[in-house]
């Protein structure tokens, strides 16, 4: 420097009108930590051991988008672009075990902003930006 970085309404009800209400379905960014799984490789006769690699939390650390404040710049305002603060959702019981809100097993609970008959899943900012990853 380049490149890549986000899924998910199927059925049925109700109503003029809902992928938005109502029952049932689906869907989990990035980094850590991680006792579990597969995998390679080496040493053994073997049972193993060791090195390696990859996988593994949506609810634990921390971060990112998003949304606000202020200050600068352009600007007649809208606004745009920088920079710097803020703010940002949600877990329990059981059971192993020296040890796990990360294995198991059960029941639970979360999901920016506008739009629109109330939206995690439709459509739009966005062919953007980015936590980072890789080379």
């Nucleotide at each position: 420097u380049u490149u890549c970085a986000a899924g998910g309404c199927g059925a049925g009800g109700u109503g003029c009108a809902a992928u938005u209400c109502c029952u049932c379905a689906c869907c989990g960014g990035c980094g850590g930590u991680a006792a579990a799984a597969a995998g390679u490789u080496g040493c053994c006769c073997a049972u193993g051991c060791a090195a390696u690699u990859u996988u593994g939390a949506g609810u634990c650390c921390g971060c990112g988008a998003g949304c606000g404040g202020c200050a600068u710049a352009u600007a007649a305002a809208a606004a745009u672009a920088u920079g710097u603060u803020g703010u940002u959702g949600a877990u329990u019981c059981g059971g192993u075990g020296u040890g796990a809100u990360u294995c198991c097993g059960a029941a639970a609970c979360c999901g920016a902003c506008g739009g629109u008959a109330u939206a995690g899943u439709c459509c739009g900012g966005a062919u953007g930006a980015a936590a980072g990853a890789a080379a």
The RNA shown here (FMN riboswitch aptamer (RFN element)) has 135 nucleotides and comes from a mouse gut metagenome. Rfam family: FMN riboswitch aptamer (RFN element). Rfam links the family to the GO term FMN binding. About the family: The RFN element is a highly conserved domain that is found frequently in the 5'-untranslated regions of prokaryotic mRNAs that encode for flavin mononucleotide (FMN) biosynthesis and transport proteins. The coordinates come from a structure-prediction model, not an experiment, and the mean pLDDT is 76.